[in-house]
RNA sequence: CGAGUAAGCAGGGCAGUCGCGGGAACACGGCCGCAAGGCGGUUCUCGAGGAAAGUCCGAGCUCCGCAGGGCAGGGUGCUGGGUAACGCCCAGUGGGGGUGACCCUAAGGCCAGUGCCACAGAAAAUAUACCGUCCGGCACUCAGCGGGAGGAAGGCAAGGUGCUUGAUCGGCCAGGACGAUGCUUUCUUGCCGCUGGGUGCUGGAUAAGGGUGCAACGGUGCGGUAAGAGCGCACCAGGGGCCGGGAGACCGGUUCGCUAGGUAAACCCCACCCGGAGCAAGACCAAAUAGGAGGGGGAUGAGGUUGCCCGCCGACUCCUCGGGUUUGGUCGCUGGAGAUACCGGGCAACCGGUAUCCAAGAUAGAUGGCUGCUGAAAACAGAACUCGGCUUACCAGCUUGCUCGGGUU
RNA sequence: GCACCUGUAGCUCAGGGGAUAGAGCACCGGAUUCCUAAUCCGGGUGUCGCAGGUUCGAUUCCUGCCAGGUGUACCA
Numbered sequence: 001c002g003a004g005u006a007a008g009c010a011g012g013g014c015a016g017u018c019g020c021g022g023g024a025a026c027a028c029g030g031c032c033g034c035a036a037g038g039c040g041g042u043u044c045u046c047g048a049g050g051a052a053a054g055u056c057c058g059a060g061c062u063c064c065g066c067a068g069g070g071c072a073g074g075g076u077g078c079u080g081g082g083u084a085a086c087g088c089c090c091a092g093u094g095g096g097g098g099u100g101a102c103c104c105u106a107a108g109g110c111c112a113g114u115g116c117c118a119c120a121g122a123a124a125a126u127a128u129a130c131c132g133u134c135c136g137g138c139a140c141u142c143a144g145c146g147g148g149a150g151g152a153a154g155g156c157a158a159g160g161u162g163c164u165u166g167a168u169c170g171g172c173c174a175g176g177a178c179g180a181u182g183c184u185u186u187c188u189u190g191c192c193g194c195u196g197g198g199u200g201c202u203g204g205a206u207a208a209g210g211g212u213g214c215a216a217c218g219g220u221g222c223g224g225u226a227a228g229a230g231c232g233c234a235c236c237a238g239g240g241g242c243c244g245g246g247a248g249a250c251c252g253g254u255u256c257g258c259u260a261g262g263u264a265a266a267c268c269c270c271a272c273c274c275g276g277a278g279c280a281a282g283a284c285c286a287a288a289u290a291g292g293a294g295g296g297g298g299a300u301g302a303g304g305u306u307g308c309c310c311g312c313c314g315a316c317u318c319c320u321c322g323g324g325u326u327u328g329g330u331c332g333c334u335g336g337a338g339a340u341a342c343c344g345g346g347c348a349a350c351c352g353g354u355a356u357c358c359a360a361g362a363u364a365g366a367u368g369g370c371u372g373c374u375g376a377a378a379a380c381a382g383a384a385c386u387c388g389g390c391u392u393a394c395c396a397g398c399u400u401g402c403u404c405g406g407g408u409u
Numbered sequence: 410g411c412a413c414c415u416g417u418a419g420c421u422c423a424g425g426g427g428a429u430a431g432a433g434c435a436c437c438g439g440a441u442u443c444c445u446a447a448u449c450c451g452g453g454u455g456u457c458g459c460a461g462g463u464u465c466g467a468u469u470c471c472u473g474c475c476a477g478g479u480g481u482a483c484c485a
Stems, first nucleotide, its partner, number of pairs: 001405009012374007020047007030039003049380001053391002056389005061278004068310004073274005078092005093107001094105004108269002113267002115263003130210002132206016149189008159178001162172003218236006237259002239256007282331004292321006303313003323484003338357008410481007419434004427465001436452005458474005
């Protein structure tokens, strides 16, 4: 210098002026209203956010005849801690990603049970065998060797005239035709036996190899074997036992050949948690009238207790039509699990102590406009009972720690 | 403010882990007709609201967003 990563800051400021909402004080009287009450004058003072948003979790608060039991239902799900509580936060463990700083992680249990795993594949889970490998049986067949039998041809040969054909012709013949249950050589046929091979059928062994698939009953190699197989061995992965460490998740060592598919963001099981409704909750005050009409249900139990049963309470309730208030007033409403600073404890989340401070509270709904200065003044967006979180949106920037790469000294 | 529901073709809706996502109407092309309608034949025209995750596989299950919609004052 570049690239990155984590944590944080910040979300304009100052001045003037004109407005808007709240509060306090003062001044009295004025105005509006049937009333409760409201409005108006002067001065002072306060007046949106880091997310006020989404309404996704958890609480406070209020009410529901106190919320009791069972079933159903819902939620959460590594360990320890924090907290009012949480699905949040912190610290760690395991897994995954990255060269790294660092990041992500719904991460209990498929040897409690059940379900699913399309297509492909032999087989999708305690099962199986398609191709293949190996051992055997039967049948067929091939080759070699051996045995014995036959056929053909040639040679030798005792003998010596005919032989070959059923017969004729033809052919052969003393230069010897023919020629024996003779000897010998070559070729050949089928039979039997043995050995080896092939093909088909069949009985068995195997799960090494091929092929399928997201996934194939541990992986690789050597030995071993008929071929194979944790069958044996070495290494690796997982699991059980034992020992050691840790608070625990878990980690390390050792041993046993023990080898178990995936899926619970499938039903389910286990552990823990959950009553409901929500400030339009709810309380009080004021005014008004038709405190009404029709229909349904109801002490044989309406209705409430989120669904069902029990238990408890015990008389109203639903629909349609009509009426009133004229969007009535006050409270709830903002001082609180509050903010800031310092000290102490803790790795941290957080807790404790002391001091100081009070910082919107509207109800048609205020928080704005203009001018000037400051490089520029812009993003996302605005309270509505209140907190703690999460998630999402966001202009231009700034700070710090760390990592990787390059350069210079 | 609070509570809740829905999102699949142009419209109304099915489909609730197995692929090429269906139905009706509408639409497009062809036939018929002088032309149109009706009728007949053929055709799916789709970011399953969006983005992540679980799974071998997601319209479906989970989470977070986005959009649209519904109910809700008091008295009696």
This is a predicted complex of two RNAs, RNase P RNA and transfer RNA, with 485 nucleotides together.
Rfam match: Bacterial RNase P class A. Rfam classes the family as a ribozyme.
The coordinates come from a structure-prediction model, not an experiment, and the mean pLDDT is 76.